[in-house]
RNA sequence: GACAGAGUAGAUAGUUUGCGUGAAGUGUUAGGGGAUGGGACGUUGCCCCUAAACGAAAAACUUUUUGUUUGCGUUAAACUCAUCGCGUUCGCUGGC
Numbered sequence: 001g002a003c004a005g006a007g008u009a010g011a012u013a014g015u016u017u018g019c020g021u022g023a024a025g026u027g028u029u030a031g032g033g034g035a036u037g038g039g040a041c042g043u044u045g046c047c048c049c050u051a052a053a054c055g056a057a058a059a060a061c062u063u064u065u066u067g068u069u070u071g072c073g074u075u076a077a078a079c080u081c082a083u084c085g086c087g088u089u090c091g092c093u094g095g096c
Stems, first nucleotide, its partner, number of pairs: 001096001003094003010084003013080006019073003028052007038090005058070004
């Protein structure tokens, strides 16, 4: 010096435990904010808040106090860390 590699936020899948099913949650749009390979900057990825629009699958049994069970919801969290997984730049590792 060039080359190769490791490493993120997260996502998907599985398991478990929940929440809702008198509709929250999820998803969409706009605005504001935040974090994000080891460092810096950063979004078309992620998270939070506000507003708006849209929006659903319930049922069976019962000891009928209510409880249990089965479904449904792009439903929540944890684990597996199984698969996928940084844009610029500076580093780290490896051999040449």